This is a predicted structure of a 475-nucleotide part of an RNA (small-subunit ribosomal RNA, 5' domain) from an uncultured prokaryote. The RNAcentral record of the full RNA draws on ENA.
Context: one part of a larger RNA
Formats: sequence, structure tokens, C1' cells
RNA sequence: GAACGAACGCUUGGCGGCAGGCCUAACACAUGCAAAGUCGAACGAUCUCUUCGGAGAGAGUGGCGCACGGGUGAGUAACGCGUGGGUAUCUGCCCUGGGGUGGGGGAUAACCGCUGGAAACGGCGGCUAAUACCGCAUACGCCCUUCGGGUGAAAGAUUUAUCGCCAAAAGAUUAGCCCGCGUGAGAUUAGAUAGUUGGUGAGGUAACGGCUCACCAAGUCUACGAUCUUUAGCUGAUCUGAGAGGAUGAUCAGCCACACUGGGACUGAGACACGGCCCAGACUCCUACGGGAGGCAGCAGUGGGGAAUAUUGCGCAAUGGGGGAAACCCUGACGCAGCCAUGCCGCGUGAGUGAAGAAGGCCUUCGGGUUGUAAAGCUCUUUCAAUAGUGACGAUGAUGACGGUAACUAUAGAAGAAGCCCCGGCUAACUUCGUGCCAGCAGCCGCGGUAAUACGAAGGGGGCAAGCGUUGUUC
Repeated sequence: GAACGAACGCUUGGCGGCAGGCCUAACACAUGCAAAGUCGAACGAUCUCUUCGGAGAGAGUGGCGCACGGGUGAGUAACGCGUGGGUAUCUGCCCUGGGGUGGGGGAUAACCGCUGGAAACGGCGGCUAAUACCGCAUACGCCCUUCGGGUGAAAGAUUUAUCGCCAAAAGAUUAGCCCGCGUGAGAUUAGAUAGUUGGUGAGGUAACGGCUCACCAAGUCUACGAUCUUUAGCUGAUCUGAGAGGAUGAUCAGCCACACUGGGACUGAGACACGGCCCAGACUCCUACGGGAGGCAGCAGUGGGGAAUAUUGCGCAAUGGGGGAAACCCUGACGCAGCCAUGCCGCGUGAGUGAAGAAGGCCUUCGGGUUGUAAAGCUCUUUCAAUAGUGACGAUGAUGACGGUAACUAUAGAAGAAGCCCCGGCUAACUUCGUGCCAGCAGCCGCGGUAAUACGAAGGGGGCAAGCGUUGUUC
């Protein structure tokens, strides 16, 4: 000098645009909301309204979704990430072009009855439907292969034109796995390792593999740093620097990991699943003491910690996502608004004229100098703000949270709008008074012990300016 997710002090401070806003306790959480979402064009039953055509509602079965989106950075020094390759694999929805969609069956929730429990939640009996479930037939797949055999499907709906369903194939997309190289510190960590290293066989997986197991062999890694300890999410990038490099990893974007702590699987195309399940633990709450309920590192918000970081706001109008044939519904994603000079950028706080160089202040060699064209006065202007009116784009036939916002026009009046730091040298800017090694200053050198340009005040000056300084951190 530059930079910052900054903090503190002074300024009580004009406006606008754009961005940013718990860096600390991955501490604990009251309350509300964030997917108890959606589909009646899969299904049966119930209820309400009815103009008897129909319309609607909340439970239940069923489908899809809830693995996205959103948060955090605890763990992780690792194929985690980055980069470049590879394949032994999976892939719902989407796309392409062919094929099929035949015929049967038994249940069950809802509901009704009885009944347990304080509750959470159940138990028994009975009735019923389906795109729920199970056989049979068939089969462009798979398996065996003696060329013949074995095995595996389906679902219908309506407003009649579509939407579906099944088994295969190709694509796209996503994901899994493997490898080369790169990616902190410490040797005051030198040896580490028994599923350990390899083989054979088997199991398992979507898939390769000690992934797991049985047997066999005794290997494998390591001074080019194994193992251990400690620190840390990685990257695109950001800051700085002429560059090389150094430092950082907030916001935005990609990947990873986590979801009270530890473990586990279920469902599913996809999870070992933030607002799913089971077990254990800590904590909190309810209880009729028998037993139950919960998980903000989602958006707001509270307590606590801290130098320090915002509203328990509006809306689905737009963009995107889920469901639906659609209408539409849901969406604290998102779009907006609120708060904060936290930062960057832009604008304003007036312009011209004006010497009796006014008054006052300060200094003075008492002549004067300076503040200073500064003020007053005179002549103008009205950006911004204010008031009034008109009033958008963003949306497409309808639909606008923002919002009567932006913008435009009119009106009045210089009117409503300046501070902070510094003035010994470095370093731009000097005098007087007070103080007297005191009080104090200070980034370094150093000032102060009676004329202090260095302390405090005043006048004057310098620098920046809605900011200015200080502190911290990085280059």
C1' cells in the first nucleotide's frame, strides 16, 4: 500500500443501486410453518348439498413422490477431492422403434359388532373393492444345450381420444466400482501387519475384488517416510504480488461427509434415509406409575456462549420442483419486503456575484496580519429528499407478493442533509496559552525536569469524507 463474512470508538448521521449478514457452543430448544404432498381419469364404502343431471368433503386401500430441493463442516490426510484414464455393472421418470395386454382365484383395510388402555395405541369376530395380492396360459429374455428342453409377464381407466400396464432392445441421464498422478505438519513417531499378502474353491453383490468363508503358501508395506501423533472437509476460485510465489476456502458453483450419540437393516430404480423404522445411550416432556412422546447442522424465533451477525414478515405473481389427462393443489426452494454505513458503486448537502477586506475569534514587532469571498447582502437553480397527481415492465387470453413500488409531471423553498483523523521526523499540514520527567503521548526514533510546532486546549492548517480512525488477520 492492498484486502476483510470483521469488531470497537466518534459521527445521530442525507438518498439510491447492488451485494453480504453466528467466523464462537455439530450447545440446548418453547411456538408456528418447511412434503400428514398429490391423484376420485386405480378402488370400495361414508357424509354433506342438490335444480335429482350432478357437485363437494374428510378418513381408508392403491399409485407416484418423500433418495430432489434446503442446512451444516463434526468426522475425514482418504481414491475424500482435483485431474486423466478404465469397466466387471445398475439406471424410476424421459426418448426411439417393434411385440404383447388371454383366462381364473383367494383375501384385506375402510365399515359394523364386542372389547383392552389414562394415553400412545390396540385385540377378537363379521362384510367388501381395485391399476392391491396369487396361480394358469402364452413369450424376441435368461439357463442348460444332446438342438431339444427348462424357466420368467401383464391392468385397466375415462369426458372415446388418449393416458396407462408387461417382457425385451437401443439411447440419454444418473449412479456404483477400479487405476496413474497430484493433494498438510512432526523422525523428540522406525518399524507396521494374521484376513494380514497371494493362490485354489465356494458364498455373496447390480457388479470386480479377502467383500466373506474353508484350505494352502508366507507373504505385504516401509528412509522416495510405512506405522503412529497432530491439524484439516477438497476444488473452481478469493486476496495479495510485476511475476514467481504466499495466504485463504465466507457468499456463488461442483464433489464429499453428517443429521441428538452409537449400531442395524427394511422399503425402493435409487437410502442404510435431516422433518422414515428398530435396538442401545444421554437429555427433555406427559403419565392414572402400568407405560408412552421427542430430536431446528430446514425458515423464522428463544436461551446460552461471544468483540460480533437480522423478521416468530408477504406471496406462490415469476423461475424451478412433486403429484395430476387437465383444472389445480403443495413448495420458509424461490421471488420479494423488513433490520444493519457490513462492504462496493453513484449522487447530494447548493451556484454566481459580493471588500466597508464588516463584526467576532486568534496572533501581533501594536503598524498590522489571519480566519476570508468565507459570512452578510444581491441574483439564481431545485438534483436528492418532501407534498400532490399519473402510473408501469416483469405476464401469455386470465393471473403481480413486490406495490400505488420504479418512473414521469407539477408545487414550494437554500430550503431538510458533515463529520472524523492528523499537523517533531518518517508524512501533507504551526502558532499561542496551560502543564512542568507531573499529567500525559507513542507505529519506530522518541517527546515532557518553566518559553514543549511531540502532553491538554484554542486559533489556524493538512488529509479523507457519509464516513473517519483504532484493533485484529493475510499478502